[in-house]
RNA sequence: ACCGAUAAGGGCAAACCUUCCGAAAGGAAGGGGCGCAAAGCUAUGGGUCUAAGGCCCCACCACCAACAGGGCUACGACCGCCAGGCUGCCGAAA
Numbered sequence: 001a002c003c004g005a006u007a008a009g010g011g012c013a014a015a016c017c018u019u020c021c022g023a024a025a026g027g028a029a030g031g032g033g034c035g036c037a038a039a040g041c042u043a044u045g046g047g048u049c050u051a052a053g054g055c056c057c058c059a060c061c062a063c064c065a066a067c068a069g070g071g072c073u074a075c076g077a078c079c080g081c082c083a084g085g086c087u088g089c090c091g092a093a094a
Stems, first nucleotide, its partner, number of pairs: 003091002011036002016031006034080001040086003044083003047078003053073005
């Protein structure tokens, strides 16, 4: 350097519950503990989720085109989906 123990000392915290923020996805705090050796940080590429706003359909007919409904869309979100980048504790075996 790689790698990773039934090691030592520690760390993080899924689902779920409560309160708050948000249109939502989701986020913050407290409880909780499924898991995690980068489950530390970073939305850069892919992916996934949401759709407030925008556009389209509705409404092909002479004109208008509201409400509801439907579709598309990220500049919103997720790094505990996969890669990339940055940083880092410990040290058995191979």
Source information:
Predicted 3D model of a 94-nucleotide RNA (c-di-GMP-I-GGC riboswitch aptamer) from a Syntrophomonadaceae bacterium. The organism belongs to Syntrophomonadaceae, within Bacteria. It was read from a public genome assembly, where an Rfam model found it. The coordinates come from a structure-prediction model, not an experiment, and the mean pLDDT is 88.